Model confidence (mean pLDDT): 78 of 100. Predicted 3D model of a 134-nucleotide RNA (FMN riboswitch aptamer (RFN element)). It was read from a public genome assembly, where an Rfam model found it. It matches the Rfam family "FMN riboswitch aptamer (RFN element)". From the family's description: The RFN element is a highly conserved domain that is found frequently in the 5'-untranslated regions of prokaryotic mRNAs that encode for flavin mononucleotide (FMN) biosynthesis and transport proteins.
RNA sequence: UCUAUGCUUCGGGGCAGGGUGCAAGUCCCUACCGGCAGUAAGCCCAUUGGGUAAGUCUGCGAGCAGCUUUCAAAGCUGCCGAAUCGGUGCGAAUCCGAUACCGACGGUCACAGUCCGGAUGAGAGAAGCGGCAC
Numbered sequence: 001u002c003u004a005u006g007c008u009u010c011g012g013g014g015c016a017g018g019g020u021g022c023a024a025g026u027c028c029c030u031a032c033c034g035g036c037a038g039u040a041a042g043c044c045c046a047u048u049g050g051g052u053a054a055g056u057c058u059g060c061g062a063g064c065a066g067c068u069u070u071c072a073a074a075g076c077u078g079c080c081g082a083a084u085c086g087g088u089g090c091g092a093a094u095c096c097g098a099u100a101c102c103g104a105c106g107g108u109c110a111c112a113g114u115c116c117g118g119a120u121g122a123g124a125g126a127a128g129c130g131g132c133a134c
Stems, first nucleotide, its partner, number of pairs: 005130006017029003031114002033103002035060004042052004055101002063079007083099005105117003
């Protein structure tokens, strides 16, 4: 320097105000929120390399269903949401502007992205430390 691999730590946000009602953070008006990695005409640093922009572009995680083996649990398969228009420019699905749209499962005096629960869980991955080999 690099990387097979080991360990440690970290690793999801959000119903304010009003209406109806016996009852709603679940309905209605309205408000609020956006996991991880990738993608760079532009911008920044540097010097030919690095960094940096997406809920709705690509992939993943999470979630749901089934199957197989099973002590624990693991593996495999399937399902798995949503964007247009305008602007600038040689070039934009990520920039700027406008208007839209989306959101697991179980629970609940009443239908949930936002409340409670599985979950002090799991996890894409991130950082640090060690380290085979060269």